c-di-AMP riboswitch aptamer (ydaO/yuaA leader) from Metabacillus indicus, 141 nucleotides, folded computationally.
The coordinates come from a structure-prediction model, not an experiment, and the mean pLDDT is 77.
The sequence is in RNAcentral, with records from Rfam and Ribocentre.
[in-house]
RNA sequence: UUUCAUAACAAGCUUAAUCUAUUCAGAGCGGGGGAAUCAUGCAUUUGGUAAGGCUCUUACCUUGGGGUGAAUCCGUAAAUGGAAGGGAACUCUCAAUCCCGAAUCCGACAGUUAACCUCGUCUGCUUUAUUGGGAGAAAGA
Numbered sequence: 001u002u003u004c005a006u007a008a009c010a011a012g013c014u015u016a017a018u019c020u021a022u023u024c025a026g027a028g029c030g031g032g033g034g035a036a037u038c039a040u041g042c043a044u045u046u047g048g049u050a051a052g053g054c055u056c057u058u059a060c061c062u063u064g065g066g067g068u069g070a071a072u073c074c075g076u077a078a079a080u081g082g083a084a085g086g087g088a089a090c091u092c093u094c095a096a097u098c099c100c101g102a103a104u105c106c107g108a109c110a111g112u113u114a115a116c117c118u119c120g121u122c123u124g125c126u127u128u129a130u131u132g133g134g135a136g137a138a139a140g141a
Base pairs, nucleotide, nucleotide: 010127011126012125013124018027019026020025028121029120030119031118032117033116038111047061048060049059050058051057052056064109065106066105067104068103072083073082074081075080085100086099087098088097090136091135092134093133094132095131096130
C1' cells in the first nucleotide's frame, strides 16, 4: 500500500416491526375475534382416531375450511418454464434493467361488522447503494 475476514459504532434497505421511559410500562404503526345491516347457505350425508359421566363432552390429528404474507395460478416425459402479484436508497409517475414470486399459524371453526375483547412490534441484509426522463419536497449556496 492492497485484498479478505471478524467485531463495534454510524447511516440506510426489506418489513407493521419505530419512538419515549428505565420502576411498572406507554405512544405510534400493524393483525385477529366480535352486533345491527347487507350478503351467503338451507333434501340428506355436516373429516379421522381415542376416551368418557355416551348422541353430548374431552383430547389428539389434518384431507375440508380459514388467517398472516406480494407469494396465487397454469404448463413440461424430464431438465424446468411462464403469468398474476411484489421489491430496488427523499416522494409520485413513465420506461428499461436486476431480484422475489416463500414460509407458517388455527384445528372442523370464524362473511361484512359499531361498542368491546385480544395479539405483534421480529427476522434477513448493505456500505454510496440499478439507470434515464417528468413533477414535487427537503437541504445547501